[in-house]
Context: one part of a larger RNA
Molecule: large-subunit ribosomal RNA, domain I
Organism: Candidatus Buchananbacteria bacterium
RNA sequence: AGUCUAUGAGGAAUGACUUGGUCAAUUAAGGCGAUGAAGGACGUGGUAAGCGGCGAUACGCCCGGUGGAGCUGCAAACAAGCUUUGAUGCCGGGAUUUCCCAAUGGGGCAACCCAUCCAGAGUUAUGUCUGGAUAUCGCACACUUAAUCAAAUAGGUGUGUGAAGCGAAACCGGGGGAAGUGAAACAUCUCAGUACCCCGAGGAAAAGAAACCGAAUGGUAUUCCCUUAGUAGCGGCGAGCGAAGCGGGAAGAGCCUAAAUUUCGAUGACGCAUAGCCUGCGCGCGUUGUCAUCGGAACGUUGCGGGACUGUUUGGAUGAGUGUGCAGACUCAUCGGGAAGUUACAAAGUUUCUAUGUAGCAGAAAGAUUUGGAACAAUCUGCCAAAGAGGGUGAAAGCCCCGUAAGCGACACAUAGAAACCUUCCUGGGACAGUAUCCCAAGUACUACGGAGCACGCGAAAUUCCGUAGGAAUCCGCCCUGACCACAGGGUAAGGCUAAAUACUCUAAUUGGACCGAUAGUGCACAAGUACCGUGAGGGAAAGUUGAAAAGAACCCCGGUGAGGGGAGUGAAAUAGAACCUGAAUUCAUAGACUU
Numbered sequence: 001a002g003u004c005u006a007u008g009a010g011g012a013a014u015g016a017c018u019u020g021g022u023c024a025a026u027u028a029a030g031g032c033g034a035u036g037a038a039g040g041a042c043g044u045g046g047u048a049a050g051c052g053g054c055g056a057u058a059c060g061c062c063c064g065g066u067g068g069a070g071c072u073g074c075a076a077a078c079a080a081g082c083u084u085u086g087a088u089g090c091c092g093g094g095a096u097u098u099c100c101c102a103a104u105g106g107g108g109c110a111a112c113c114c115a116u117c118c119a120g121a122g123u124u125a126u127g128u129c130u131g132g133a134u135a136u137c138g139c140a141c142a143c144u145u146a147a148u149c150a151a152a153u154a155g156g157u158g159u160g161u162g163a164a165g166c167g168a169a170a171c172c173g174g175g176g177g178a179a180g181u182g183a184a185a186c187a188u189c190u191c192a193g194u195a196c197c198c199c200g201a202g203g204a205a206a207a208g209a210a211a212c213c214g215a216a217u218g219g220u221a222u223u224c225c226c227u228u229a230g231u232a233g234c235g236g237c238g239a240g241c242g243a244a245g246c247g248g249g250a251a252g253a254g255c256c257u258a259a260a261u262u263u264c265g266a267u268g269a270c271g272c273a274u275a276g277c278c279u280g281c282g283c284g285c286g287u288u289g290u291c292a293u294c295g296g297a298a299c300g301u302u303g304c305g306g307g308a309c310u311g312u313u314u315g316g317a318u319g320a321g322u323g324u325g326c327a328g329a330c331u332c333a334u335c336g337g338g339a340a341g342u343u344a345c346a347a348a349g350u351u352u353c354u355a356u357g358u359a360g361c362a363g364a365a366a367g368a369u370u371u372g373g374a375a376c377a378a379u380c381u382g383c384c385a386a387a388g389a390g391g392g393u394g395a396a397a398g399c400c401c402c403g404u405a406a407g408c409g410a411c412a413c414a415u416a417g418a419a420a421c422c423u424u425c426c427u428g429g430g431a432c433a434g435u436a437u438c439c440c441a442a443g444u445a446c447u448a449c450g451g452a453g454c455a456c457g458c459g460a461a462a463u464u465c466c467g468u469a470g471g472a473a474u475c476c477g478c479c480c481u482g483a484c485c486a487c488a489g490g491g492u493a494a495g496g497c498u499a500a501a502u503a504c505u506c507u508a509a510u511u512g513g514a515c516c517g518a519u520a521g522u523g524c525a526c527a528a529g530u531a532c533c534g535u536g537a538g539g540g541a542a543a544g545u546u547g548a549a550a551a552g553a554a555c556c557c558c559g560g561u562g563a564g565g566g567g568a569g570u571g572a573a574a575u576a577g578a579a580c581c582u583g584a585a586u587u588c589a590u591a592g593a594c595u596u
Base pairs, nucleotide, nucleotide: 001595002594003593004592005591006590007589008588009587015581016545017544020516021515022513023512024511025510026509027508028507029505030504031166032165039100040099041098042055043054044053046078047077050074051073052059061094062093063092064091065090066089070082071081072080105114106113107112115134116133117132118131119130120129121128136163137162138161139160140159141158142157143156144155171202172200173199174198175197176196182189186236212219213218223250224249225248226247233241234240254497255496256495257441261298262297263296264295265294266293267292268291269290270289276285277284278328279327280326281325282324283323303475305440306439307438308437309434310433311432312431313430314429316335317334318333319332320331321330322329336427337426338425339424340423341422349421350420351419352418353417354416355415356414357413358412360408361407366381367380368379369378370377382399383398384388390402391401392400446470447469448468449467450466451465452464456482477492478491479490480489481488532539533538552580555567556566557565558564
């Protein structure tokens, strides 16, 4: 020096465990905010650094409910207290809620500085303190008011009301909009209307009741799924892109305006009586009448074209009105009868009931012996079960504890549904006939040119949208049926609303996994978006396990009043001693044996 054996040190793998994660399903919820949000700063405890809670009423205040013996968070200890006159806890409602932040009185280097007005406190008075108001923009109303005599407008002032900001890196609609890439290079093309930016909205959004589909003896709003079909097509006919109708399902719902016509009001023009006042006759009135514009009401809403308009016919009662009397006609109101309704088609609630949610209640049945530190083990003998899901308890428990099955429960708040009140509509309309007249969404449709979008790259290129320039028709009309024409067929544009089936998941709850088990699973099982790094945007860890119970080692000894250790004691175990379960390997030490 090496090999081996034994005992240790060091080390942290491995095994076992799980407080945490992950994936999915179902249900709920899908918003919060000037009544000041989200997110923070600073405070707040007897001792108080951190996390969590709370806000100068500050580990909390009030009320209602629940619950029933302990309590003063994580988190020990001491101190001081609370509590059967019901605490702590849990649920519902309310009060308080500093400062910053949309931040909004002005400013500002966020959590700070400085104001004005009104009211109050205080002071002899000023300073000071408390409460409230004071940002901007939109809209409505009122007042005021130029250039320009007047009027009007711009402008100004005031009051009321609304907006703003955040969010889930999701889903939706719209406005913009790449490149890496592929084409084995690259330019049309592709990637892709993707990523990304902006605007806007909702719990869903969007779309939506045919100017449709496409050829059937037809269907009949929209949306979504399957299929049609990698088909028809498009395509430097390259790479690639890529439908639609039918068919089968989910869901299912239809409506309201504009115009023609009538009428009311305002303004303006004409007009100053002969034109007018529902009609006929008589009387009476006389700024009544006609036209235009604007606003309101009635009517009207369709494609066998519809409506206005004209005529015929049918239809509960009562009352009032249209200058007046009579006759007719028309209009309005009330009662009666009928229908519907809060997601569109009008719209706001109240009460009662039911269900559900936000605390809870109650809930069956086992003992002995043996082993052991401990019984949940073994043995023997029982029991319950609408409960043998699960977890805990000193080892493995249906019957020890929490629970589980089947049941029960709300003062309050919330959601949904039903009924009544209530509200609205019809009766005030309907049917038939006529087709002379009127209406049926205009700088629109469409055309030319330039583009975009349609699966469709300009093509034979329809249909859709935008820009520029032109620019119709009103039902004997107009659009479409993939250039265009004819015939035939379908539809009715240029206004609007509309639930469900569909998409998503920051969040809450429940349930599950041939998902992980501390180098895994979230970056985070622990004071984790922490420590730390960076001027900053930003980057971003490591770190779980004594024991059943602290019973966490009184006392003695060595030692520096150490570190550490040896006894003693606790414990089943201390080679479980806090650097604490198990404790591999590399490495080191001590003792011994052997080899050189």